The RNA shown here (Bacterial RNase P class A) has 343 nucleotides and comes from Thermithiobacillus plumbiphilus.
The RNAcentral record of the sequence draws on ENA.
Rfam family: Bacterial RNase P class A. It is annotated as a ribozyme.
It is recorded under the gene name rnpB.
RNA sequence: UGAGCAGGCUGGACGGCCGCCAGGCAUUGCCUGGAGGAAAGUCCGGGCUCCACAGGGCAGGGCGCCGGCUAACGGCCGGGAGGCGCGAGCCUAUGGAAAGUGCCACAGAAAAUAUACCGCCUCACGCCUCGGCGUGCGGUAAGGGUGAAAAGGUGCGGUAAGAGCGCACCGCGCUGCCGGUAACGGGAGUGGCAGGGUAAACCCCGCCUGGAGCAAGACCAAGUAAGCGCGCAAUCAUGCGGCCCGCAUGGCGCGCGGGUAGGUCGCUUGAGCCCCUGCGCAAGCAUGGGCCUAGAGGAAUGGCCGUCCUCGACAGAACCCGGCUUACAGGCCCGCUCAACAC
Numbered sequence: 001u002g003a004g005c006a007g008g009c010u011g012g013a014c015g016g017c018c019g020c021c022a023g024g025c026a027u028u029g030c031c032u033g034g035a036g037g038a039a040a041g042u043c044c045g046g047g048c049u050c051c052a053c054a055g056g057g058c059a060g061g062g063c064g065c066c067g068g069c070u071a072a073c074g075g076c077c078g079g080g081a082g083g084c085g086c087g088a089g090c091c092u093a094u095g096g097a098a099a100g101u102g103c104c105a106c107a108g109a110a111a112a113u114a115u116a117c118c119g120c121c122u123c124a125c126g127c128c129u130c131g132g133c134g135u136g137c138g139g140u141a142a143g144g145g146u147g148a149a150a151a152g153g154u155g156c157g158g159u160a161a162g163a164g165c166g167c168a169c170c171g172c173g174c175u176g177c178c179g180g181u182a183a184c185g186g187g188a189g190u191g192g193c194a195g196g197g198u199a200a201a202c203c204c205c206g207c208c209u210g211g212a213g214c215a216a217g218a219c220c221a222a223g224u225a226a227g228c229g230c231g232c233a234a235u236c237a238u239g240c241g242g243c244c245c246g247c248a249u250g251g252c253g254c255g256c257g258g259g260u261a262g263g264u265c266g267c268u269u270g271a272g273c274c275c276c277u278g279c280g281c282a283a284g285c286a287u288g289g290g291c292c293u294a295g296a297g298g299a300a301u302g303g304c305c306g307u308c309c310u311c312g313a314c315a316g317a318a319c320c321c322g323g324c325u326u327a328c329a330g331g332c333c334c335g336c337u338c339a340a341c342a343c
Base pairs, nucleotide, nucleotide: 001339002338003337004336005335007333008332009331010330012308013307014306015305016304017303018302020034021033022032023031024030025029036314040325041324043323044322045321046320047319048213049212050211051210055245056244057243058242060209061208062207063206064205065079066078067077068076069075080094081092082091083090084089095204096203100202101201102198103197104196117144118143119140120139121138123136124135125134126133127132152170153169154168155167156166157165171193172191173190174189175188177186178185179184217265218264219263220262227256228255229254230253231252232251236250237249238248239247272291273290274289275288277286278285279284
């Protein structure tokens, strides 16, 4: 200097005039505050409310290497294994295929109780220009071809020709030793060895798991027609998404008809935010100190003027919080990797 990897912050500012919402006050006007890093998606997990006094099981659903964090999670942090990259780094629905069942198109002889298309070899017969060719019985799966994948790979020996047939190394299985909390790693012995993939197929194993949701729900006011009819009813019915047991309650269901849709609360002090210190590789945890930071209700922050400037992207809370995913113009900061050059 160039090309990259990983992370953090910000995401218009200032002043004046008028205007909007909430709270406060000494009240007909002053003071304070007033959309996000994703407010988006509604994908997870909870707090809260009700069913409801609320228990056990099955089914269903979720997760899936190990350890830790957290209120919890499908999240986060650290590590293992596998894969990609020269590297910094990145990716992973990452348990079990020797419990069982299923699937692997096309091509290919054959995709598993594997098989013989081309080929190689012994023997027999026939032909023949001594080379060689053809047919048949038998042996073979090392070579070639097909394919994502073909009886584990490479090499040597051996054989009529070959083949774990034998041997060495690697791979695989089993056994035990060492290190590590563990996933796992290392090395030793032994066996010629169950051919591969797929569980993001069914399944097996382990752990977790009520439902519905702020249009939840609570209260107040007003008002009509203590409305009418039918069915079931304690050996019954209802309640809890499904089923069973259990528990609780005593009425339940259907049809017709009538009245109301108003107001208040829930509604923002929180698993809250910031800072120092300590512990921890980290995610985080703890002590101490400081701060209060929107609560609309058809939906509040808008308009005008002036100046600066990086010339302005994605985009507006509706009960709240922790995550994930997606979108994002520009600007700033920090660490690391590779290449070339110079000193």